Model confidence (mean pLDDT): 84 of 100. The RNA shown here (transfer RNA) has 71 nucleotides and comes from a Candidatus Obscuribacterales bacterium. RNAcentral records the identical sequence in 2 taxa. Taxonomically the source falls in Candidatus Obscuribacterales (Bacteria, Bacillati, Candidatus Melainabacteria). Its Rfam family is "tRNA". It is annotated as a transfer RNA.

RNA sequence: CCCCGGAUAGCUCAAUGGCAGAGCAUCCGGCCGAUAAUCGGACGAUGCAGGUUCGAAUCCUGCUCCGGGGA
Numbered sequence: 001c002c003c004c005g006g007a008u009a010g011c012u013c014a015a016u017g018g019c020a021g022a023g024c025a026u027c028c029g030g031c032c033g034a035u036a037a038u039c040g041g042a043c044g045a046u047g048c049a050g051g052u053u054c055g056a057a058u059c060c061u062g063c064u065c066c067g068g069g070g071a
Base pairs, nucleotide, nucleotide: 001070002069003068004067005066006065007064010024011023012022013021018054026042027041028040029039030038047063048062049061050060051059
């Protein structure tokens, strides 16, 4: 320098271009004499900048970071 893959909640991961979700964690509450287990609820995210589109996590371009390959 070139090519491929990845970047979504504190962590691990989903999400055919049409409401951004789950599990665990944290907080609040129920249950219990109390704790654990369990049940309900809350909090919280699309790497950055543009473009396409009625509508973008998703498609296109550039950049940043991580991993792999080539020279």